[in-house]
């Protein structure tokens, strides 16, 4: 100072539902609301799963994988 890794302290994010808008939907966005998360931040490059106006377009990063940043500092 890094890199593993997750005790503390500071905080952060926000499931389901609910209301309200936008979309053919899948989904998304704003307000409530917190199931939970050390990446639950961002990426659609592989798997998947889910829409559709179906040779094609889409959606889902809180499905798995990967890749890229990042807050803190005990063992």
């Nucleotide at each position: 100072c890094u890199u593993c890794c997750g005790a503390a302290c500071a905080g952060g994010c926000a499931a389901a539902c609910c209301c309200g808008a936008a979309g053919c939907a899948a989904u998304u966005c704003g307000g409530g609301g917190a199931c939970g998360c050390a990446a639950a931040g961002c990426c659609a490059c592989g798997g998947g799963a889910c829409c559709c106006u179906c040779a094609g377009g889409g959606u889902c990063a809180g499905c798995c994988g990967g890749g890229c940043u990042g807050c803190c500092g005990a063992a």
Background: This is a predicted structure of a 75-nucleotide RNA (c-di-GMP-I riboswitch aptamer) from Candidatus Segetimicrobium genomatis. The coordinates come from a structure-prediction model, not an experiment, and the mean pLDDT is 90. The source organism's lineage runs through Bacteria, Bacillati, Candidatus Sysuimicrobiia, Candidatus Sysuimicrobiales and Candidatus Segetimicrobium.